RNAcentral holds the sequence, with entries from MGnify. Bacterial RNase P class A from a sheep gut metagenome, 319 nucleotides, folded computationally. Its Rfam family is "Bacterial RNase P class A". From the family's description: Ribonuclease P (RNase P) is a ubiquitous endoribonuclease, found in archaea, bacteria and eukarya as well as chloroplasts and mitochondria. The family's RNA type in Rfam is ribozyme. The prediction has a mean pLDDT of 75.

[in-house]
């Protein structure tokens, strides 16, 4: 830890119930029988909702979130499938994956130079080892140096020119699409960065079960504001209402909300899948200072981990 038995704890259902017990009251307890009684994460409170109130409906701006395509879902920042990229021998794993041709920024150090530059080098000229001019192929620095590579050409070189790549544009084919393959054209506006500001697309009310509702008991008002104030709302517009703010006093009781739910299990059908749908079966905590424990016996593939509900559910993350 598991199984069984006995006793105990909590709650539910049914029956019973009396001038019983507690209480100021509302209300609660006590008897009998039956059944039930922590998770897969109950943790975190990171997302999304159901539900409750504001409340009679909002509008723009600001702000937040998401960010390839298609689908699932109540919804999501979740899940499924695919595309592209990265890693890996591979099975697979990961992605904060729109836009740098709207604009503005940043790129330390090193290096000659980081929005366009010449340190070494190569070539030419002059004179005798220095100067002038040309160059950006070679070398150095760096994460990144005028797209790469092989040639033509040149005084030496260079997309200066050519072929092949790369980039961009157009078209064809396939695909729902992201995208992929192919053809043609153009010497091609230098790079990176948006988990930089920003732009674009989609989307978002706030607060929260200590929400909120009812019952009982008790109580105490005072001062200030009125072109003030509350609410929708963080601010503005607009709307609606008539009250609002500060100080002080009473109330610490009881009941509901509270568990049948976008529920679970099994099977069929559809779908690659997430999931949907149909049928059958099942009902599984509602505590309120907070319940599930004790004893005995037996057992082991396991010697028994992480841990223990508080309105509920779908995920994610962590142990």
């Nucleotide at each position: 830890c598991g199984u069984g038995a006995u006793c105990g704890c909590u709650g539910c259902u049914g029956c019973a119930a009396g001038u019983g017990c507690c209480g100021a009251a509302a209300g609660g307890c006590c008897g009998c029988a039956g059944g039930a009684g922590a998770g897969g994460a109950a943790a975190g409170u990171c997302c999304g909702g159901g539900c409750u109130u504001c409340a009679u409906a909002g509008g723009g701006c600001a702000g937040g979130a998401u960010g390839c395509c298609g689908g699932a879902u109540a919804a999501c920042g979740u899940c499924c499938g695919g595309u592209g990229g990265a890693g890996g021998u591979g099975a697979c794993u990961c992605c904060a994956a729109g836009g740098c041709c709207a604009g503005u920024g940043c790129a330390a150090c090193a290096g000659a130079a980081a929005u366009a530059a010449a340190c070494c080098g190569c070539c030419a000229g002059u004179c005798u080892g220095a100067c002038u001019g040309g160059u950006a192929a070679g070398g150095g620095u760096g994460g990144a140096a005028a797209g790469g590579c092989g040639g033509u050409g040149u005084a030496a070189g260079a997309g200066a020119c050519c072929a092949c790549c790369g980039u961009c544009c157009u078209c064809u084919u396939g695909g729902u699409a992201a995208c992929a393959a192919g053809a043609g054209g153009a010497g091609c506006c230098a790079u990176g960065u948006a988990a930089a500001c920003c732009c674009c697309a989609u989307u978002c009310g706030a607060a929260g079960c200590a929400a909120g509702a009812c019952c009982g008991c008790a109580u105490a008002g005072a001062a200030g504001c009125g072109u003030u104030g509350a609410c929708g709302u963080u601010g503005c517009c607009c709307g609606c209402c008539a009250g609002c703010u500060u100080c002080a006093g009473g109330u610490a009781g009881g009941u509901c909300g509270c568990u049948u739910g976008a529920g679970a299990u099994u099977a069929g059908u559809g779908g690659u899948a997430a999931c949907a749908u149909u049928a059958a079966u099942c009902c599984u905590g509602g505590a309120u200072a907070g319940a599930u424990g004790a004893u005995c016996a037996c057992g082991c593939a396991a010697c028994g981990a992480c841990a223990u509900a508080a309105c509920c559910c779908g995920g994610c993350u962590u142990a």